[in-house]
Record summary
The RNA shown here (transfer RNA) has 73 nucleotides and comes from Facklamia lactis. The prediction has a mean pLDDT of 81. Its Rfam family is "tRNA". Rfam's curators write: Transfer RNA (tRNA) molecules are approximately 80 nucleotides in length. By type it is a transfer RNA. RNAcentral records the identical sequence in 2 taxa.
RNA sequence: GCCGCCUUAGUUCAGUUGGUAGAACACUUGUGUGGUAUUCAAGAGGUCGUCGGUUCGACUCCGACAGGUGGCU
Repeated sequence: GCCGCCUUAGUUCAGUUGGUAGAACACUUGUGUGGUAUUCAAGAGGUCGUCGGUUCGACUCCGACAGGUGGCU
C1' cells in the first nucleotide's frame, strides 16, 4: 500500500425479506436466613462507533471516516 471481518446495556453476545431493541452474567430492590451464599420475583441500565445518503420508515441498505482484528505484498 491492497483486501476482508468486527463495533448493539457495565461484560460476553443475539437481533435478515427494512417496520417501535433483546438474552445471559453483573448491578439495585424485595423474598428468604440467626447471618451470608444459593433459590425465587421485580426493577434499572442503550443517541445500536461517528458523520452523511437512500427510504414513508434504517441496528439492518449505500458512502466516507475512526477504532480493533486477520490476510496479501